[in-house]
RNA sequence: CCAGACGGCCGGACGGCCGCCGGUCCCGGCCUCGGCCGGGGCUGGAGGAAAGUCCGGGCUCCACGGGAACACGGUGCCGGCUAACGGCCGGCGGGGGCGACCCCAGGGAAAGUGCCACAGAAAGCAAACCGCCCGCCCCGCCUUCCGCGCGGCAGGCAAGGGUGAAAGGGUGCGGCAAGAGCGCACCGCGCCCCCGGUAACGGGGGCGGCACGGUAAACCCCACCGGGAGCAAGACCGAAUAGGGGCGGCCGGCUGAGCCGUCGCGAGACGGCGGACGCAAGGGCGUUCCCGCCCCGCCGCCCGGGUUGGUCGCGCGAGGCGCGCCGCGAGGCGCGUCCCAGAGGAAUGGCCGUCCCGCGCCCCAGGGCGCGGACAGAACCCGGCUUACAGGCCGUCUGGCGGU
RNA sequence: GCGCCCGUAGCUCAAUGGAUAGAGCAUCAGACUACGGAUCUGAGGGUUGGGAGUUCGAAUCUUCCCGGGCGCGCCA
Numbered sequence: 001c002c003a004g005a006c007g008g009c010c011g012g013a014c015g016g017c018c019g020c021c022g023g024u025c026c027c028g029g030c031c032u033c034g035g036c037c038g039g040g041g042c043u044g045g046a047g048g049a050a051a052g053u054c055c056g057g058g059c060u061c062c063a064c065g066g067g068a069a070c071a072c073g074g075u076g077c078c079g080g081c082u083a084a085c086g087g088c089c090g091g092c093g094g095g096g097g098c099g100a101c102c103c104c105a106g107g108g109a110a111a112g113u114g115c116c117a118c119a120g121a122a123a124g125c126a127a128a129c130c131g132c133c134c135g136c137c138c139c140g141c142c143u144u145c146c147g148c149g150c151g152g153c154a155g156g157c158a159a160g161g162g163u164g165a166a167a168g169g170g171u172g173c174g175g176c177a178a179g180a181g182c183g184c185a186c187c188g189c190g191c192c193c194c195c196g197g198u199a200a201c202g203g204g205g206g207c208g209g210c211a212c213g214g215u216a217a218a219c220c221c222c223a224c225c226g227g228g229a230g231c232a233a234g235a236c237c238g239a240a241u242a243g244g245g246g247c248g249g250c251c252g253g254c255u256g257a258g259c260c261g262u263c264g265c266g267a268g269a270c271g272g273c274g275g276a277c278g279c280a281a282g283g284g285c286g287u288u289c290c291c292g293c294c295c296c297g298c299c300g301c302c303c304g305g306g307u308u309g310g311u312c313g314c315g316c317g318a319g320g321c322g323c324g325c326c327g328c329g330a331g332g333c334g335c336g337u338c339c340c341a342g343a344g345g346a347a348u349g350g351c352c353g354u355c356c357c358g359c360g361c362c363c364c365a366g367g368g369c370g371c372g373g374a375c376a377g378a379a380c381c382c383g384g385c386u387u388a389c390a391g392g393c394c395g396u397c398u399g400g401c402g403g404u
Numbered sequence: 405g406c407g408c409c410c411g412u413a414g415c416u417c418a419a420u421g422g423a424u425a426g427a428g429c430a431u432c433a434g435a436c437u438a439c440g441g442a443u444c445u446g447a448g449g450g451u452u453g454g455g456a457g458u459u460c461g462a463a464u465c466u467u468c469c470c471g472g473g474c475g476c477g478c479c480a
Stems, first nucleotide, its partner, number of pairs: 001400010012355007020045011047375001051386002054384005059230004072226005077091005092106001093104004107221002112219002114215003129161002131157003135153003139149003169187006188210001189208008234312004244303007251275001253279002258273006282295005305479002319338008356373008405476007414429004422460001431447005453469005
């Protein structure tokens, strides 16, 4: 210098003018005394993702005696961090890269079921197309035999060829008629023991001749986790409406106004409903009594009806920054310091000047002019993940080239 | 805020994880006709919304994005 890997950070800066939203203080006007309107000073005002809403929590309400099981959903090597997590950190194993380093839904296929198209002889249970080999028979060459070749019959084999993503361990040597874990060595696999490690796992030794294809992001099995809903949660005040109707649950003093059905010409009788607004009891207000007025079942669902108001929840929090200590790290502890948007369909903007970065043009070696500077925008809050993003900065490291 | 569904040719729809994703209408070309329509014959047209993964193999299974649609909620 070129190419690259990993980690972290910024995401225009300063000044002036004019606006927007919130907080606080002050002044003026109106007035039905509680507000309305106007003005001024000071002060705070988007993000690394505020986004997608994919996980986990706080908070609030509802449900719930405890435990277990089933169903459903999720997670899935080991250890740790954390309020918690499907997140993060550190390891282990496998794979990729020359390397820095990166990727892995990474439990179980000897519990069971399903599937494995086409091709191929054969696709899960073993099977033989070409082939290799022993034997027998026929024919041909040579013919004395040995031997060679073609064809047929009956067998042996799974080494080689071929199909396929995958063909019942791999390589080598021996062995055999040809072969084959048939035998042996190494590797792989399974079981047992020892050592190291908290563990995943690693190392070593022995035994077994191999009995066990793949697929669980197919059903499933195992282990662990999960009560439901969401700030339109939820609480209070106010306005309006018919404060109506139906069903169910719980509780409940008296009477039975009233309603419905049947019978009767009718007065009425019988049965059912009946939380009547009647009485009593209770509560509230008017200062107590008398008296007067008001409330008087509660809850859930549905139909019908009404409204589109206000206050709280609502920002001191698993909070930010700095320093020290512990830890490889995620992180933890301690001390100091700061207060930092909050309203609603909802503000955070515009212009000018100087500077910064990129591109183009011009004169030229320094300037001038023009254009552009992303993704995006809080709505209860927090921890993560994922996705989008112009441009730039810092640190550590790897490979290559050149110079000394 | 919460829950659910869909995306395949220009349009409407098919396709058990299995070959080169099909059908109807539409488009184009030819035949027929004096011409046009209808009819007949043939052809073209697909990143299965996009990326990544699982698998021998993905429209289908999983995951992350993109686009579209539907439903629920207040008071008494």

Predicted 3D model of RNase P RNA and transfer RNA as a complex of 480 nucleotides. Its mean pLDDT, the model's own confidence on a scale to 100, is 76. Rfam match: Bacterial RNase P class A. Gene Ontology terms of the family: ribonuclease P activity, tRNA processing and dimeric ribonuclease P complex. It is annotated as a ribozyme.